Predicted 3D model of a 566-nucleotide part of an RNA (small-subunit ribosomal RNA, 5' domain) from a metagenome. The RNAcentral record of the full RNA draws on SILVA.

[in-house]
Context: one part of a larger RNA
RNA sequence: GAACGAACGAUGGCAGCGUGGAUUAGGCAUGCAAGUCGAACGGGAAUCCGACGAUUCAAUUCUUCGGAAGAGAAUUGUUGGAGGAGAGUGGCGAAAGGGUGAGUAACGCGUGGGCAACCUACCCUGAAGUCUGGGAUAACUUGGCGAAAGCUGGGCUAAUACCGGAUGUGGUUCCUUGUCGCGAGGCGAGGGGACUAAAGGCGGGGCUUCCGAUUCGUCGGGACCUGUCGCUUCUUGAGGGGCCCGCGUCCUAUCAGCUUGUUGGUGAGGUAACGGCUCACCAAGGCGUACGGGUAGCUGGUCUGAGAGGAUGGUCAGCCACACUGGGACUGAGACACUGCCCAGACUCCUACGGGAGGCUGCAGUCGAGGAUCAUUUGCAAUGCGCGAAAGCGUGACAAUGCGACGCUGCGUGGAGGAUGAAGGCCUUCGGGUUGUAAACUCCUGUCAUUUGGGAACAAGGGGCCGGGAGCUAAUAUCUUCCGGAACUUGAUAGUACCGAAAGAGGAAGCCACGGCUAACUCUGUGCCAGCAGCCGCGGUAAGACAGAGGUGGCGAUCGUUGUUC
Numbered sequence: 001g002a003a004c005g006a007a008c009g010a011u012g013g014c015a016g017c018g019u020g021g022a023u024u025a026g027g028c029a030u031g032c033a034a035g036u037c038g039a040a041c042g043g044g045a046a047u048c049c050g051a052c053g054a055u056u057c058a059a060u061u062c063u064u065c066g067g068a069a070g071a072g073a074a075u076u077g078u079u080g081g082a083g084g085a086g087a088g089u090g091g092c093g094a095a096a097g098g099g100u101g102a103g104u105a106a107c108g109c110g111u112g113g114g115c116a117a118c119c120u121a122c123c124c125u126g127a128a129g130u131c132u133g134g135g136a137u138a139a140c141u142u143g144g145c146g147a148a149a150g151c152u153g154g155g156c157u158a159a160u161a162c163c164g165g166a167u168g169u170g171g172u173u174c175c176u177u178g179u180c181g182c183g184a185g186g187c188g189a190g191g192g193g194a195c196u197a198a199a200g201g202c203g204g205g206g207c208u209u210c211c212g213a214u215u216c217g218u219c220g221g222g223a224c225c226u227g228u229c230g231c232u233u234c235u236u237g238a239g240g241g242g243c244c245c246g247c248g249u250c251c252u253a254u255c256a257g258c259u260u261g262u263u264g265g266u267g268a269g270g271u272a273a274c275g276g277c278u279c280a281c282c283a284a285g286g287c288g289u290a291c292g293g294g295u296a297g298c299u300g301g302u303c304u305g306a307g308a309g310g311a312u313g314g315u316c317a318g319c320c321a322c323a324c325u326g327g328g329a330c331u332g333a334g335a336c337a338c339u340g341c342c343c344a345g346a347c348u349c350c351u352a353c354g355g356g357a358g359g360c361u362g363c364a365g366u367c368g369a370g371g372a373u374c375a376u377u378u379g380c381a382a383u384g385c386g387c388g389a390a391a392g393c394g395u396g397a398c399a400a401u402g403c404g405a406c407g408c409u410g411c412g413u414g415g416a417g418g419a420u421g422a423a424g425g426c427c428u429u430c431g432g433g434u435u436g437u438a439a440a441c442u443c444c445u446g447u448c449a450u451u452u453g454g455g456a457a458c459a460a461g462g463g464g465c466c467g468g469g470a471g472c473u474a475a476u477a478u479c480u481u482c483c484g485g486a487a488c489u490u491g492a493u494a495g496u497a498c499c500g501a502a503a504g505a506g507g508a509a510g511c512c513a514c515g516g517c518u519a520a521c522u523c524u525g526u527g528c529c530a531g532c533a534g535c536c537g538c539g540g541u542a543a544g545a546c547a548g549a550g551g552u553g554g555c556g557a558u559c560g561u562u563g564u565u566c
Base pairs, nucleotide, nucleotide: 001566002565003564004563006562007561008560009559010558013411014410015409016408017407018406019404020403026367027366028365030364031363032362035092036091037090040089041088047082048081049080050079051078052077053076054075055074056073057072060069061068062067099322100321101320108249109248110247111246112245113244114243115242118241119240120239123237126234127233128232129231130230131165132164133163134162140155141154142153143152144151145150170196171195172194173193174191175190176189177188178187179186180185200229201228202227203226204225205224208223209222210221211220212219213218250294251293252292257287258286259285262284263283264282265281266280267279268278269277297319298318299317300316301312302311303310304309324345325344326343327342328341347358348357349356350355375401377400378399379398383397384395385394386393387392414444415443416442417441424435425434426433427432448507450502451501452500453499454498461489465485466484467483468482469481470480471479510555511554512553513552514551515536516535517534521550522549523548524547525546531538532537
């Protein structure tokens, strides 16, 4: 000199863009952060409408004045229809997104390769199929136990839930064979035997036909044809992942030897897959800056520097690891799973003392510790993600707003003229000098702030409607897709940005230094005292170094100090 996720002191006008728990991976009240699908399935609350009945009231009419009838209203019960909440079965998602850096010196990361040793839901390509049966179970209902969490028995029921049978294009296995490869083997061709699958939903149609209802007009359902979304087997791709290897990756010898599943082999098991990954047996090997200790997530990058290098890894992006601590598996294409399960432990809470509940290293927020780090905000409008045929729903991801001079950048705090060089201050050799064109004063301007009027972009889509083309098809139905059209409709930020108007210099300057390094000097006070100080060093009666004042220098919404790096 430059830099910072900074802090402290003094000061503080506006805007834009960034950025903000670095310490206790310490403990957490509260709210939210992962749902969705009724076009997979059974059932169905509130509410509304109709019919019938009961009770209470009642305009009005009739009346023998005792009463009778009674439109209509309220409450309630039964039943039919509409409705579709909250649960439940089932599917997909929940393994993403978000957080943190504790652990890890490791094939963890980076880079370059390998898998002839592998997996892959959703998506894309292609081929073939989707036939026929069955028994349950939740919800519901009805008992029991428990303070609760919850548990348990009986009864009913559905499915794209579950389980058989059939078929086998294919696939797996076995045999024969071609070709390729250095090779463990890869890629094909042929053959016969064995094993191996499925689920339906929502639309449209009309000749015929079947079943049910029927007011004989028809209505509903099925067979049949057809569209679409699914389902099953295989194949291809894309994207994703798993494993292996070369090289690189901090300090320490006041760590010199380390190792028994250890090193290798045979066989078996296990895995998606190779492998001591695991096991049995056999051999006695294997490594050596190993082994041990300390520290640390790694990288793209960032800072500095002319570079070489040094330091660093916050925000953003990629990878890894973790989710109260330790261990374990289940489900699943994928986890050994942050807001899933089980066990143990510590801690907190509830309890009827028998037993239970919990996990902010998600977004806010709170306590603690600390020199130190923000709102218990708005919205799904946009971008993305999950589910859904879609409308849509969800989303503390994200988009926004708020707070902090924490950083960078921009703008302003006025401009021009103005010498009796005013007054005041300070200094003085008492003549004057300086503050100083500075002020006053005159003439202007209107950025920002203030008040006021107008007022965005971010919106692309989506749904139904109309017209036209193409495809599927028996079909001018439906459906899919493309083009065009008219109206409607979707904005958190926000009456914000921006534009215009009004008034008026009005509301907006400080901080540090002045002995040398180092730009900038005098007076007063103090008297080795009080104090200063980065180094050298100042202060003991004329201190340019302390304190105050005037003046000057530097930077400026900042200026200094401290810490850290080069």